Source information:
This is a predicted structure of a 132-nucleotide RNA (FMN riboswitch aptamer (RFN element)) from a bovine gut metagenome. RNAcentral holds the sequence, with entries from MGnify. Rfam family: FMN riboswitch aptamer (RFN element). From the family's description: The RFN element is a highly conserved domain that is found frequently in the 5'-untranslated regions of prokaryotic mRNAs that encode for flavin mononucleotide (FMN) biosynthesis and transport proteins.
RNA sequence: UUUCAGGGCGGGGUGCAAUUCCCCACUGGUGGUGAUGGGACGCAUAUGUCCCCAAGUCCGCGCGCUGCGAAGAAAAGAGCAGCUGAUCUGGUGAGAAUCCAGAACCAACGGUCACAGUCCGGAUGGAAGAAA
Numbered sequence: 001u002u003u004c005a006g007g008g009c010g011g012g013g014u015g016c017a018a019u020u021c022c023c024c025a026c027u028g029g030u031g032g033u034g035a036u037g038g039g040a041c042g043c044a045u046a047u048g049u050c051c052c053c054a055a056g057u058c059c060g061c062g063c064g065c066u067g068c069g070a071a072g073a074a075a076a077g078a079g080c081a082g083c084u085g086a087u088c089u090g091g092u093g094a095g096a097a098u099c100c101a102g103a104a105c106c107a108a109c110g111g112u113c114a115c116a117g118u119c120c121g122g123a124u125g126g127a128a129g130a131a132a
Stems, first nucleotide, its partner, number of pairs: 001132004010024004025118002027107002029061004037052005056105002064083005087103005109121003
């Protein structure tokens, strides 16, 4: 510099009205870590080294909201600061926040005949980051 970079309401109930409520259903950005699993090297079953996959709720980040804000006429706004969701139980084991089993829980803002993770909108936007 270029390209890429988010999934999900199906059935039933109530009602004038709900993909918003209730019952069941469905979805899971990104870097790290990681005891599963797969592969390579190696005489080798071991040890070792390396690679790939691997967490919504473990550590970060993005997104979102609030405030400040250089140059600038202003608007816009780089940047800075703050705020920002959710996991237990059992099993195995030397060791489990990541494995296996079970049961839970979480999901910005604005809109709407009625309260939204799943509909519409800001967004043909922005972006953690990935690849070349």